RNA sequence: CAGUGCGGCGAGGCGGCCGCGUAUCGGCGCUCGCUGAUCCGAGGAAAGUCCGAGCACGGCAGGACACGGUGGUGGGUAACGCCCACCCGCCCGGAGGCCACGGGCGAGGGAAAGUGCCACAGAGAACAGACCGCCGAUGGCCCGCGAGGGCACAGGCAAGGGUGAAACGGUGGGGUAAGAGCCCACCGCCCCGACGGUGACGCCGGGGGCACGGCAAACCCCACCGCGUGCAAGGUCAAGCAGCCCCCGGAGUGGCGUGCCACUCCCGACCGGUCCGGUCGUCGCGGGGCGGGUAGACCGCUGGAGCCCCGGGGCAACCCGGGGCGGAGAGAAAUGGCCGUCACGCACGGCAGGUCCGCGCGAGCGGAUACCACCGGUGCGACAGAACUCGGCUUACCAGCCGCACGGGCCU
Numbered sequence: 001c002a003g004u005g006c007g008g009c010g011a012g013g014c015g016g017c018c019g020c021g022u023a024u025c026g027g028c029g030c031u032c033g034c035u036g037a038u039c040c041g042a043g044g045a046a047a048g049u050c051c052g053a054g055c056a057c058g059g060c061a062g063g064a065c066a067c068g069g070u071g072g073u074g075g076g077u078a079a080c081g082c083c084c085a086c087c088c089g090c091c092c093g094g095a096g097g098c099c100a101c102g103g104g105c106g107a108g109g110g111a112a113a114g115u116g117c118c119a120c121a122g123a124g125a126a127c128a129g130a131c132c133g134c135c136g137a138u139g140g141c142c143c144g145c146g147a148g149g150g151c152a153c154a155g156g157c158a159a160g161g162g163u164g165a166a167a168c169g170g171u172g173g174g175g176u177a178a179g180a181g182c183c184c185a186c187c188g189c190c191c192c193g194a195c196g197g198u199g200a201c202g203c204c205g206g207g208g209g210c211a212c213g214g215c216a217a218a219c220c221c222c223a224c225c226g227c228g229u230g231c232a233a234g235g236u237c238a239a240g241c242a243g244c245c246c247c248c249g250g251a252g253u254g255g256c257g258u259g260c261c262a263c264u265c266c267c268g269a270c271c272g273g274u275c276c277g278g279u280c281g282u283c284g285c286g287g288g289g290c291g292g293g294u295a296g297a298c299c300g301c302u303g304g305a306g307c308c309c310c311g312g313g314g315c316a317a318c319c320c321g322g323g324g325c326g327g328a329g330a331g332a333a334a335u336g337g338c339c340g341u342c343a344c345g346c347a348c349g350g351c352a353g354g355u356c357c358g359c360g361c362g363a364g365c366g367g368a369u370a371c372c373a374c375c376g377g378u379g380c381g382a383c384a385g386a387a388c389u390c391g392g393c394u395u396a397c398c399a400g401c402c403g404c405a406c407g408g409g410c411c412u
Stems, first nucleotide, its partner, number of pairs: 001408001003406007012342007020041002023038007043383001047394002050392005055230004067226005072086005087108001088106006109221002114219002116215003131161002133157003138154002140151004169187006188210001189208005195202002234299004245289004249266008267281005306325008344381005349375002353372002355368005
């Protein structure tokens, strides 16, 4: 210097004008509007609402079944399906014989408890299988006097080919008629033991020819976790209308001890639906209080398991101590636009300072080039958006910048 990978930052500043929404203080009409001033007014994801919590109400003795979730190990955390570190497996790499190194990915418990499934192709898909093939020692048949040769009938063979995602350990050697863990070495696998590690696991030694295909994001088994509903939770106050009950009043009827008691009613029908009003129905006309509670208002409501800095512990996630900081809170709901200027980036444009080539002893001259520098003109500058709060995850996102790791080129 360019590159690759991983991680992070970032989301313009200032001023003016206009506009929007709470709050506070005024003014005007008068109970809800208009209007003035002042203060304040979105995010890294406010998003998706996927996971975990706080908080609230309801439920709940305990346990089991059922259902749902999680699933290597250790740690972090209020908790998690999140985060960190490590282990194992797989993949990639200009790193590399193996190993190691750098990076990525993994629903990563159990398949020798049981059940089930394994498409297509293929002869055969799990107590396997002769399609091609190999052999045919032994028995059979044929030829030959014989040694022997031939056939491939019985039969043997899982080595080779072929099918497949997968074919019943692999490679090499011995062995054999041909073969086969049949035998041997190494690798793999299983069992036992020692050592290291908190652990997943690693490593070493011994033993066993090997028994155990894959799938649990199929049922299932094991371990652990899990009550339901969400701020429209929930609480306080409480119009109007209707209703229960009580008190007062009015009307009617009855009783008698003649001014008291009891009972009933204070409504219905029609006039187009409602109100007023009217007519008719034997009298008929009400008033007040109380509780629950709707609209509405207020609380919940923003100080949070919060953020920043410093010191300490830890590989890290994170934790501990000290100091500092704090201005949306809202109701279907505001937070915007224009102009100027500064800064940054990109695109377009300009320019020959650098750079390169040639000439010259040299100052320099001539030429080439928009790669770098410079100039200032024009244009552009994302995704998106609070609604109880918090921790995560996921998704969206213009231009740019920074850090770490890795190898490469050039120069010293």
Bacterial RNase P class A from a Phycisphaerales bacterium, 412 nucleotides, folded computationally.
The sequence was found by an Rfam model in a public genome assembly.
Rfam family: Bacterial RNase P class A. By type it is a ribozyme.
Of the family's consensus pairs, 94% are formed in the model.
The organism belongs to Phycisphaerales, within Bacteria.